[in-house]
RNA sequence: GCCUUUUUAGCUCAACGGUAGAGCAACUGUAUCGUAAACAGUAGAUGUCAGUUCAAUUCUGACAAAAGGCU
Numbered sequence: 001g002c003c004u005u006u007u008u009a010g011c012u013c014a015a016c017g018g019u020a021g022a023g024c025a026a027c028u029g030u031a032u033c034g035u036a037a038a039c040a041g042u043a044g045a046u047g048u049c050a051g052u053u054c055a056a057u058u059c060u061g062a063c064a065a066a067a068g069g070c071u
Stems, first nucleotide, its partner, number of pairs: 001070007010024004018054001026042005047063005
């Protein structure tokens, strides 16, 4: 220098172009003499900027970051 892949909640991961979910973690409550476990609930996210589309996490482009490969 070129090519490929990835970027979603605090962490690990899902998600036919049509209301973004799960587990763990956090918080609140129930219960307990009290703590933990347990049960019920709450909050929290699509890397950034554009384009296509009635509608974009999803398709396209650029940029940024990470990983890998070729020379």
Predicted 3D model of a 71-nucleotide RNA (transfer RNA) from a Candidatus Roizmanbacteria bacterium. Taxonomically the source falls in Candidatus Roizmaniibacteriota (Bacteria, Bacteria candidate phyla). The prediction has a mean pLDDT of 82. Rfam family: tRNA. Its family is annotated with triplet codon-amino acid adaptor activity in the Gene Ontology. It is annotated as a transfer RNA.